[in-house]
RNA sequence: CAAGUAGAAUGAAUGAUCGCGGCUGGCAGGACCGAAAGGGGCCAGGUGAGGAAAGUCCGGGCUUCGCAGGGCAGGAUGCCGGAUAACGUCCGGUGGAGGUGACUCCAAGGAUAGUGCAACAGAAAUGUACCGCCAGUGUUUCACUGGUAAGGGUGGAAGGGCAGUGUAAGAGACUACCGCCUUCCUGGUAACAGGGAGGGCAUAUGUAAACCCCAUCCGAAGCAAGACCGAAUGAAAAGCAAUGUGGCUGCCCGUCACGCUUUUAGGUGGGUCGCUUGAGUCUGCUGGCAACAGCAGAACUAGACAGAUGAUCGUUCACGACAUAACCCGGCUUACAGUUCUGCUUGAAAC
Numbered sequence: 001c002a003a004g005u006a007g008a009a010u011g012a013a014u015g016a017u018c019g020c021g022g023c024u025g026g027c028a029g030g031a032c033c034g035a036a037a038g039g040g041g042c043c044a045g046g047u048g049a050g051g052a053a054a055g056u057c058c059g060g061g062c063u064u065c066g067c068a069g070g071g072c073a074g075g076a077u078g079c080c081g082g083a084u085a086a087c088g089u090c091c092g093g094u095g096g097a098g099g100u101g102a103c104u105c106c107a108a109g110g111a112u113a114g115u116g117c118a119a120c121a122g123a124a125a126u127g128u129a130c131c132g133c134c135a136g137u138g139u140u141u142c143a144c145u146g147g148u149a150a151g152g153g154u155g156g157a158a159g160g161g162c163a164g165u166g167u168a169a170g171a172g173a174c175u176a177c178c179g180c181c182u183u184c185c186u187g188g189u190a191a192c193a194g195g196g197a198g199g200g201c202a203u204a205u206g207u208a209a210a211c212c213c214c215a216u217c218c219g220a221a222g223c224a225a226g227a228c229c230g231a232a233u234g235a236a237a238a239g240c241a242a243u244g245u246g247g248c249u250g251c252c253c254g255u256c257a258c259g260c261u262u263u264u265a266g267g268u269g270g271g272u273c274g275c276u277u278g279a280g281u282c283u284g285c286u287g288g289c290a291a292c293a294g295c296a297g298a299a300c301u302a303g304a305c306a307g308a309u310g311a312u313c314g315u316u317c318a319c320g321a322c323a324u325a326a327c328c329c330g331g332c333u334u335a336c337a338g339u340u341c342u343g344c345u346u347g348a349a350a351c
Stems, first nucleotide, its partner, number of pairs: 001347010012316007020048002023045005032039002050322001054333002057331005062222004074218005079093005094108001095106004109213002114211002116207003130152002132148007160178002163175003179201001180199008226273004235264006244258005281298007317320001
């Protein structure tokens, strides 16, 4: 210098005017709405989205309801250890796959519990003889019977692999090595690694993000959760007044409805709270490989409920991507114009 790999930061700057949502202070004032609480007016000041605010996919806080204990059903997760409030996240390892490498990827328990499925091809897809090979028989360039998985053919996959012994031809039938299974020893917290011994291997293809088995975890609903205050109307009770008025019904009887005050329960319209200072952030030190934890210090101002962050103009530049909070956090996933920085790898050249 080039190519690559891993990670981090940033996400135009600045001024003026107008406008919008909160907040603080002041003014005015009982003149607007409302029973009240409260809202509303004017002036000034200050403040107002993101790294993903997104998707709403996981986990938790918080809230209400439920809950003796156990089981069924259902769902999620699935190598080991650690971190954490918790997780399906993160960190560090193990094993496997890819890359020259830095490094990246893996839903990575069980297919010797059982069931299902596997197009086409092929004789046969889980127990099979199509060709071939060998033996026998016969009416001998052929046919039949038997043996055979070495060789050919089909297929993604064909009965552990490969070499030898052996045999009529063959075959774990036998032997060595490799693989697999069982068991023991050593190292490691463990996953696992290394080694020894044994088993001829009927454990005989794949598939469990097919049913299923095993292990672990999971009560439900969500801030429109929910808590408090609480009109009007209606409800209930008590008291008071009246013996009335109205309907059926023209009249009599009967029957039904209707008044005022107070209290109670309920909780609609409305209001207040929940609501933003937090398992949070930054800096330093300590412990730890790390995730992270502890200690000390510092700073912190969106909080609406029809829901604000916009518009215009000026200057500058590298000419501006994806995208707009709605209870709050930890993650994951997805989108993104450009700019900057750091570690590492490979190659080339020069010294």